[in-house]
RNA sequence: UGCUGGGUAGGGCAGUGGCAGCCCGGCGGGCUCAUAACCCGCAGGUCGCAGGUUCGAUUCCUGCCCCGGCUA
Numbered sequence: 001u002g003c004u005g006g007g008u009a010g011g012g013c014a015g016u017g018g019c020a021g022c023c024c025g026g027c028g029g030g031c032u033c034a035u036a037a038c039c040c041g042c043a044g045g046u047c048g049c050a051g052g053u054u055c056g057a058u059u060c061c062u063g064c065c066c067c068g069g070c071u072a
Stems, first nucleotide, its partner, number of pairs: 002070006010024004018055001026042005048064005
């Protein structure tokens, strides 16, 4: 310098145009003499940033930022 994969909840990850979800974690409750385990519920998201396309964008297009790999 170019190419390539990725960026989504506190952590790990799904989601290829139509309600943003799963597991762990957190909080509350149940169970128990008590703790763990187990069961029920709740909270937590400018979907990296800014534009564009579209009736509608996490998803498609462009630029930029960050992380990993390859190349010189």
A computed fold for a 72-nucleotide RNA from a bacterium, annotated as transfer RNA.
Its Rfam family is "tRNA". By type it is a transfer RNA.
The coordinates come from a structure-prediction model, not an experiment, and the mean pLDDT is 85.